RNAcentral holds the sequence, with entries from Rfam. The RNA shown here (Bacterial RNase P class A) has 384 nucleotides and comes from Megalodesulfovibrio gigas DSM 1382 = ATCC 19364.
RNA sequence: GGAGUCGGACGGGUUGUCGCCGCGAGGGAUUCCUUCGGGAACACCUCGGGGAGGAAAGUCCGGGCUCCACAGGGCAGAACGCUGGGUAACCCCCAGAGGGAGCGAUCCCUGGACAGCGCCACAGAAAGCAAACCGCCCGCCAUGUGCGGGUAAGGGUGAAACGGUGGGGUAAGAGCCCACCAGACGUCGCGGUGACGCGGCGUGCUCGGUAAGCCCCGUUCGGAGCAAGACCAAAUAGGGGGACGCUUGAGGCUGGCCCGGCCGAAGUCCCCGGGUAGGUUGCUUGAGGCGCGUCGUGAGGCGCGUCCUAGAGGAAUGACGACCACCCCCGCCUCCUUCGGGAAGGCGAGGGAACAGAACCCGGCUUACAGGCCGGCUCCCCUU
Numbered sequence: 001g002g003a004g005u006c007g008g009a010c011g012g013g014u015u016g017u018c019g020c021c022g023c024g025a026g027g028g029a030u031u032c033c034u035u036c037g038g039g040a041a042c043a044c045c046u047c048g049g050g051g052a053g054g055a056a057a058g059u060c061c062g063g064g065c066u067c068c069a070c071a072g073g074g075c076a077g078a079a080c081g082c083u084g085g086g087u088a089a090c091c092c093c094c095a096g097a098g099g100g101a102g103c104g105a106u107c108c109c110u111g112g113a114c115a116g117c118g119c120c121a122c123a124g125a126a127a128g129c130a131a132a133c134c135g136c137c138c139g140c141c142a143u144g145u146g147c148g149g150g151u152a153a154g155g156g157u158g159a160a161a162c163g164g165u166g167g168g169g170u171a172a173g174a175g176c177c178c179a180c181c182a183g184a185c186g187u188c189g190c191g192g193u194g195a196c197g198c199g200g201c202g203u204g205c206u207c208g209g210u211a212a213g214c215c216c217c218g219u220u221c222g223g224a225g226c227a228a229g230a231c232c233a234a235a236u237a238g239g240g241g242g243a244c245g246c247u248u249g250a251g252g253c254u255g256g257c258c259c260g261g262c263c264g265a266a267g268u269c270c271c272c273g274g275g276u277a278g279g280u281u282g283c284u285u286g287a288g289g290c291g292c293g294u295c296g297u298g299a300g301g302c303g304c305g306u307c308c309u310a311g312a313g314g315a316a317u318g319a320c321g322a323c324c325a326c327c328c329c330c331g332c333c334u335c336c337u338u339c340g341g342g343a344a345g346g347c348g349a350g351g352g353a354a355c356a357g358a359a360c361c362c363g364g365c366u367u368a369c370a371g372g373c374c375g376g377c378u379c380c381c382c383u384u
Base pairs, nucleotide, nucleotide: 001380002379003378004377005376006375007374008373010371012324013323014322015321016320017319018318020051021050023048024047025046026045027044028042030041031040032039033038053355057366058365060364061363062362063361064360065225066224067223068222077221078220079219080218081217082096083095084094085093086092097110098109099108100107101106111216112215116214117213118210119209120208128162133155134154135151136150137149138148139147140146141144163181164180165179166178167177168176182206183205184203185202186201187200188199189198190197191196229281230280231279232278239272240271241270242269243268244267251263252262253261254260288307289306290305291304292303293302294301295300326352327351328350330348331347332346333345334344335342336341
């Protein structure tokens, strides 16, 4: 210098004008209560301060919180699945084990197929315990593109064809037999908390894949979700109770009251309770962030200090402009040049800037993302 791999942090800044949503202080029209001193609510005005994310997303896991249900046990169902640890918990994280890919850093996968059933496209003779298409060997007679038998060593097909090499053996062959190698199973010893590793002995045992088809084993699991839930509470209709009234006039209109006048017929008025609209709450201080110390390989635990950082409800966090910073393209100047161009810097004009918007709150996972920044490690090349 190039290529790669893993991780961390960022996601424009300052300012002007006009707005939006909470909070605090002050002022305040109005309303309500009052022990008359005052207190409470609130339209509005002024000032101050705060106002999206690394994923707020998908709503895929796990938990907190809330309500409902609940003696105990089982079946069914669902999810998960190497081992040990972390955690409130997890389909998460950390450290390991085994297998696979890569020269490597690193990445990917994970119970059981020797409990049982099923399935294995196309091709191929044959896809699971057996099987004969070509070939090889033997036999027969009808001498052929024949029939019967043996053979899984050779060819061919396939993602996959039932250990490998050599020798013996045989008509030809075959773990049929033997040696070595590889694996499986059984058993023993050692190491490890464990997954597992290493080694010895025995058995010719050589056993395909699929568990995301069923299944087996083990572990876990009540349901619904902030539109949870709690409180306050109109109008209209309906329910319960009471009072008055039915022509001897309840009640209504006549702008407050009385008289008068008019309308008027079986209702009218009051109280109580439930629910609806609406409002308040739940609501943001939390398994919280940062720093230091300490224990731990690590995830993380503990202790101390410090900080407060949106709470809307059809849903605010915006719009426009200026300057700076970043990226791209064009032109000019300086510089180098092998005269083709090259790249460091400067000036000018133009353009661009992603994915995406909190909705009860956390821990994760997954997915999307313009652009640049920082760090660890690996491989290759060059120079010293």
Its Rfam family is "Bacterial RNase P class A". It is annotated as a ribozyme. The organism belongs to Megalodesulfovibrio gigas, within Bacteria.